[in-house]
């Protein structure tokens, strides 16, 4: 300096154009004399700005954090 790859709740992963799911984690209630365990139910999320599209996490462009080559 260049080329690929990663970004989605606190955290670790899905979703490959059509209502963003799921595990821990945390609230709540059940169940226990009481705690864990367990069941049910809630709460919380796409990295930034622009495109293309009836619709974008997805596809395009820049930026910006990380990472891996190569100089």
């Nucleotide at each position: 300096g260049g080329a690929c790859g990663c970004a989605u709740g606190g955290u670790c992963c899905a979703a490959g154009g059509g209502c963003a799911g799921g595990a821990c984690a945390c609230c709540g209630c059940c169940c226990u004399c009481a705690c864990a365990a367990g069941g049910c139910g809630g709460u919380a999320g796409u990295c930034g700005a622009g495109g293309u599209u009836c619709g974008a996490g997805u596809c395009c462009u820049c930026g910006u954090g990380c990472g891996u080559c190569c100089a």
A computed fold for a 71-nucleotide RNA from Halomicrobium zhouii, annotated as transfer RNA. Its mean pLDDT, the model's own confidence on a scale to 100, is 86. It matches the Rfam family "tRNA". By type it is a transfer RNA. Its family is annotated with triplet codon-amino acid adaptor activity in the Gene Ontology.